[in-house]
RNA sequence: UAAUUGGAGAGUUUGAUCCUGGCUCAGAAUGAACGCUGGCGGCGUGCUUAACACAUGCAAGUCGAACGAGAACACUCCAGCUUGCUGGGGUAAGUAAAGUGGCGCACGGGUGAGUAACACGUGGGUAACCUGCCUUCGAAUUGGGGAUAACGUUGCGAAAGUGACGCUAAUACCGAAUAACAUUCAAUUUUCCUCGGAAGAUUGAAUCAAAGGUGGCCUCUGAAUGUAAGCUACUGUUUGAAGAUGGGCCCGCGUACCAUUAGCUUGUUGGUGGGGUAAUGGCCUACCAAGGCAACGAUGGUUAGCUGGUCUGAGAGGAUGAUCAGCCACACUGGAACUGACACACGGUCCAGACUCCUACGGGAGGCAGCAGUGAGGAAUUUUGCGCAAUGGGGGCAACCCUGACGCAGCAACGCCGCGUGAGUGAUGAAGGCCUUCGGGUCGUAAAGCUCUGUCAAGUGGAAAGAAACUAUAUAAUGCGAAUACCAUUAUAUAUUGACGGUACCACUGAAGGAAGCACCGGCUAACUCCGUGCCAGCAGCCGCGGUAAUACGGGGGGUGCAAGCGUUAUUCGGAAUCAUUGGGCGUAAAGCGCACGCAGGCGGCUGGGUCAGUCAGAUGUGAAAUCCCGGGGCUUAACCCCGGAAGUGCAUUUGAUACUGCCUAGCUUGAGUAUGGGAGAGGGAAGUGGAAUUCCUGGUGUAGAGGUGAAAUUCGUAGAUAUCAGGAGGAACACCGGUGGCGAAGGCGGCUUCCUGGACCAAUACUGACGCUGAGGUGCGAAGGCGUGGGUAGCAAACAGGAUUAGAUACCCUGGUAGUCCACGCAGUAAACGUUGUUCACUAGGUGUAGCGGGUAUUGACCCCUGCUGUGCCGCAGUUAACGCAUUAAGUGAACCGCCUGGGGAGUACGACCGCAAGGUUAAAACUCAAAGGAAUUGACGGGGGCCCGCACAAGCGGUGGAGCAUGUGGUUUAAUUCGACGCAACGCGAAGAACCUUACCUGGAUUUGACAUCCCGGGAAUUUUGUUGAAAGACGAAAGUGCCCUUCGGGGAGCCCGGAGACAGGUGCUGCAUGGCUGUCGUCAGCUCGUGUCGUGAGAUGUUGGGUUAAGUCCCGCAACGAGCGCAACCCUUGUCUUUAGUUACCAUCAUUCAGUUGGGGACUCUAAAGAUACUGCCCCGGUCAACGGGGAGGAAGGUGGGGAUGACGUCAAGUCCUCAUGGCCUUUAUGUCCAGGGCUACACACGUGCUACAAUGGGCGGUACAAAGGGUCGCAAGCCCGCGAGGGUGAGCCAAUCCCAAAAAGCCGUCCCAAGUUCGGAUUGGAGUCUGCAACUCGACUCCAUGAAGCUGGAAUCGCUAGUAAUCGCGGAUCAGCAUGCCGCGGUGAAUACGUUCCCGGGCCUUGUACACACCGCCCGUCACACCAUGAGAGUUGGUUGUACCAGAAGUCGUCGGGCUAACCCUUCGGGGAUGCAGGCGCCUAAGGUAUGGCUGAUAAUUAGGGUGAAGUCGUAACAAGGUAGCCGUUGGGGAACCAGCGGCUGGAUCACCUCCUUU
Repeated sequence: UAAUUGGAGAGUUUGAUCCUGGCUCAGAAUGAACGCUGGCGGCGUGCUUAACACAUGCAAGUCGAACGAGAACACUCCAGCUUGCUGGGGUAAGUAAAGUGGCGCACGGGUGAGUAACACGUGGGUAACCUGCCUUCGAAUUGGGGAUAACGUUGCGAAAGUGACGCUAAUACCGAAUAACAUUCAAUUUUCCUCGGAAGAUUGAAUCAAAGGUGGCCUCUGAAUGUAAGCUACUGUUUGAAGAUGGGCCCGCGUACCAUUAGCUUGUUGGUGGGGUAAUGGCCUACCAAGGCAACGAUGGUUAGCUGGUCUGAGAGGAUGAUCAGCCACACUGGAACUGACACACGGUCCAGACUCCUACGGGAGGCAGCAGUGAGGAAUUUUGCGCAAUGGGGGCAACCCUGACGCAGCAACGCCGCGUGAGUGAUGAAGGCCUUCGGGUCGUAAAGCUCUGUCAAGUGGAAAGAAACUAUAUAAUGCGAAUACCAUUAUAUAUUGACGGUACCACUGAAGGAAGCACCGGCUAACUCCGUGCCAGCAGCCGCGGUAAUACGGGGGGUGCAAGCGUUAUUCGGAAUCAUUGGGCGUAAAGCGCACGCAGGCGGCUGGGUCAGUCAGAUGUGAAAUCCCGGGGCUUAACCCCGGAAGUGCAUUUGAUACUGCCUAGCUUGAGUAUGGGAGAGGGAAGUGGAAUUCCUGGUGUAGAGGUGAAAUUCGUAGAUAUCAGGAGGAACACCGGUGGCGAAGGCGGCUUCCUGGACCAAUACUGACGCUGAGGUGCGAAGGCGUGGGUAGCAAACAGGAUUAGAUACCCUGGUAGUCCACGCAGUAAACGUUGUUCACUAGGUGUAGCGGGUAUUGACCCCUGCUGUGCCGCAGUUAACGCAUUAAGUGAACCGCCUGGGGAGUACGACCGCAAGGUUAAAACUCAAAGGAAUUGACGGGGGCCCGCACAAGCGGUGGAGCAUGUGGUUUAAUUCGACGCAACGCGAAGAACCUUACCUGGAUUUGACAUCCCGGGAAUUUUGUUGAAAGACGAAAGUGCCCUUCGGGGAGCCCGGAGACAGGUGCUGCAUGGCUGUCGUCAGCUCGUGUCGUGAGAUGUUGGGUUAAGUCCCGCAACGAGCGCAACCCUUGUCUUUAGUUACCAUCAUUCAGUUGGGGACUCUAAAGAUACUGCCCCGGUCAACGGGGAGGAAGGUGGGGAUGACGUCAAGUCCUCAUGGCCUUUAUGUCCAGGGCUACACACGUGCUACAAUGGGCGGUACAAAGGGUCGCAAGCCCGCGAGGGUGAGCCAAUCCCAAAAAGCCGUCCCAAGUUCGGAUUGGAGUCUGCAACUCGACUCCAUGAAGCUGGAAUCGCUAGUAAUCGCGGAUCAGCAUGCCGCGGUGAAUACGUUCCCGGGCCUUGUACACACCGCCCGUCACACCAUGAGAGUUGGUUGUACCAGAAGUCGUCGGGCUAACCCUUCGGGGAUGCAGGCGCCUAAGGUAUGGCUGAUAAUUAGGGUGAAGUCGUAACAAGGUAGCCGUUGGGGAACCAGCGGCUGGAUCACCUCCUUU
């Protein structure tokens, strides 16, 4: 500072993070459509599709003041005759309709098919042009002629129409006169200029015109009323000059996509002559020349009207081209001309074609992309309205006529804008709905009620503006003129005109009365709950919801947003910096051509001078109006409209500036190059040559094996191999040196010598003088493999063969072996052709190696040291990066040029093209499909990765299981039921510490329904006891006895219990352990798991917790950007081992008595009991160790390094187990899934598995005798002793509520004896008989005893379990549960070993590190064939359309040319007969539309079949990749194979691990 005011993000890849990158959303908009809903008004808008077809009406006429002619209906008069009819006159009326003529019809209105073009836009040119009507200025308008429509007569035709004859007029037509400032030609000359011309002057020659009409008047003449000639006014006509307007043509610039369209062109490019046009021009024609266009994109193809503007956007841009305005094109399709000022003409003509209609079948008619309207198409777009009142247009002097232009109205929420559907008050927070933790909350001041207001709508009444002109009449003035006339102009007055419409607006009346919906509520995104449903129904813009507690589906309540609308769909821009000019990238995410040379192009060193093209500044013109913006104004406001301004970033012209760029010119030396002198080098090509080794051949020695592998075999060998010696042949490759050493543009290059040859580097001078950099196309080089021709072939080795391995093995391993590998000459042209890093130049800390060449100091010299240039490595600062990393050899900071990228897959594929002998290479899509694909880094987990460490993990041992019989549990099977749960370790002698009934949950049958159990209410009764009938019992039906406690006002009431009744409710071992609590198992008694503060990192995270030692231990010590802390470890607790003290009964007994006996007295010593203490801490010594932590050894000690054992279980994992212990949400059930009862079942039995017992015997078994425990239990009990029984047991019963009595005998052991190696004197299953005990009851289905019977089994396959010391093994004892019933479980003691070198391996675990495509975390992920379904695409014998080219045939209408024999009014001549001129019909010719034939190109649709691709629920085969993925992977190429793939050759690291080398850092 009027017209500068402006830029937001989010969701989604992951366990999490940062980045890259796509997809999606929030915004605005629309000529919209659809769904639900709908009160009013204003202003706008309304076939985007079929340029599809159209019924009907209207959309262009007008002029009588250019011309001739001219009705009828009706009314009236007259006549014939008088109902009525006929004829005539008048009015109608010089009217209607038609015709000649003039002007208009080329405007206005519609549409966007075509067109990629001077079509449009913008700015110029026309010295190459035209322009009716209009305006201005001149001149003229004389005098004649011949026709023709209309009309009349008469033909043809269904009609449309048309012929013949006859009459007539004109501003129609035709001669003639006159004429120049017109046109043409010739000559002379002036000015200007774009140098081609233009404008003008003078002279001469030639050529060209006309039409009248209307009104008025007699001044002049005739005539004498009028009037004619004439005059006058207006108008028309002709000619000329100029203007204005409109147009034609030309040019610069701008104007879509495809190069998978690269070459196009013969009237093509130019010239000359001619023709044509208003006009330039190959516009056309004849001849001549051979040009013209194109990578700055020609030609071809596809799409498209262009613009002002519109939408969006901060802008730059992007998209679009409805309404309004400018231009263009078109008018059923194609072609053509006529008329005219203008057309090749929307409502004109001719021809051809398609279609529709009429027809008498002969022939005709038509063109809504004008306004309405119809059909069709479509998701979709209005009335067959009123009016010329206004604005505008045509005609006319005018009145006026015409005008679907236009003005209005109608329909449509289609859009924008405005208004309303009420306002205030009102808490018992009403009723009701919904929710609820049942207390309440919410809808909600919302309603009702009370008090107000009156917009809109409704009704009644009033009532504008849009109207001013034109015109007519009257008056006045001025002009013209002879004129007071006429006419024109002006002024005044009067008159006339409204479709909208009785509309806007105003007033009044009554009345809260008539007026709210739609979408959404998981996140993005504002807004939450209940019910229903149960991966169903459904939702979804993206992510994603739904599998029984869904804020995501459907409904209800509530809420949020917008509002007469709200949502959805479609489309555009935005967000998207996601094509990046503003404003992106290319080491690893997509992306640097394999490398070089180089044309065009782009860019370019220093100093002068010139120029002014670019550039910058000023001015002028233009950039239509409308729109946008600003300031005003008008409709009540707004939308809308009006006025003025600003802007329009552009183009053109012009005037300046000269720093920079360009151009011209003159120089310079620093860029670049040349010359001289050096040394280095696997640089390239050719020729020659050398030794070692492999193989083969010959000969010798020599004998049975050799070779090969994880192990083998194929193979070679007694015909003599392998081994060894000697000789020979041949091919290929060059050990050591050898090195992140060298050279080369890259690929690549390695014995030695010679020849030819390229490049780089260093040093010092001289020379040229910007000669430079890059480089689209182009050209050359280009590993390995491959191809062609000819050689060569020792070794190696795709293919192939055989042997192994394996479930298979088209592989890995082995034995052979051909192409090939080698050479020569060609082709091919690709690689992980990689530093995944284009080339060139400049700048920006250093340190340290190495290669080449120099310089300096010093030295006799060599080394060492300092330093310059060029290459090649490593580390590292700033900076940069998503991070990793890069870092003077940049991925830093700048400059120049080129190449390339834009989500994943489809696909580097198809088609096309080019190249190639082929293989194939280069270029290179789309449909379809997904919401990701990806990079770097982090934490875990995992690895048939690495390091360290631990554990009965292995090893060393002992004993078992797996074989037998039995017991027990499980699976399976069976069954009416065999109740349920537990399933790798961590289910299976588990829940169950004990199923005959009960338990019991299962089955069959019988009963019952407020219930077996709890609370509340009512009525009755004390409770309770005895008993009958029936029944399997439960139960059903009865009988009898009996009357308690507390209070009392004596009526009764209360507590407890029982019975009956009603309903709330009870009940459920019914479901869900994947809704849960609690409890438990497991990793694991493993040593770990975390936090605060700080620090580092963009961040996830890291650090601490890693490292060096050490430990059983994240135990401790040291170090350290960490310092501390918590839960775990350890310790504290219990028990056991030693001692002390205290206390001694029921325990004990050394001493003293006593007894059969610690029996009794006594004792308090010992054992023991049970209380309190002590003891062990690496405390002491030695050694090792960082002087530490700690380790090894020793002493002492009952015990020594945690003394043994127990309890104790971190953060977490396994959706581990349990709804059948208990608790509990939800669901289900309620005369049953509840409850009671009887019987049965859980005990079944071809089988399989787990856990045990007993054995198989002599270290044993039988019999006899004889010792020594601990820990427990006992009154519903343990029971001594005695008697009976072979025994289980029975009878009787002392003692004991327990250190007292009992269970209770401990057993193995010891002593003695028998057995003598066997299915036994082992083993005891099974079976028969007889019993005992418990219990209401042992049939299904208990235990035990006796007699008899006497099965399998002779030490157990593969495999597998436990245990490291008082342990294993072995022996017995006790307890819980329990009426009875353990081989199980839990405890107790007795006897009592072996072995551990050690950590390679198996299993599990801990820490560190590494790789990862895993994160449901390796029980992971994932590849390909095959089979099935669906989808799109390619190929395909062909078939069928569209479009276009070429050649040819044929050729309508028409212009042009030519002929014109037939016909011919105007003019000329004439002898009047005619002739000439002219014109017409007609013929011919050129061109040419539709059409036809033949043959091509391009493109679409379709096709048997076929190919690959994509997507699909849990299909088949394998396991290729990710870890060293079990053969490291990948790239190129060749061969092979069901498939992933395998093998050969060369390459890469984007390979793990170990060792070595080199380099770096530090000392």
This is a predicted structure of a 1563-nucleotide RNA (small-subunit ribosomal RNA) from Desulfosarcina sp. OttesenSCG-928-A07. The prediction has a mean pLDDT of 83. It matches the Rfam family "Bacterial small subunit ribosomal RNA". Its family is annotated with ribosome and structural constituent of ribosome in the Gene Ontology.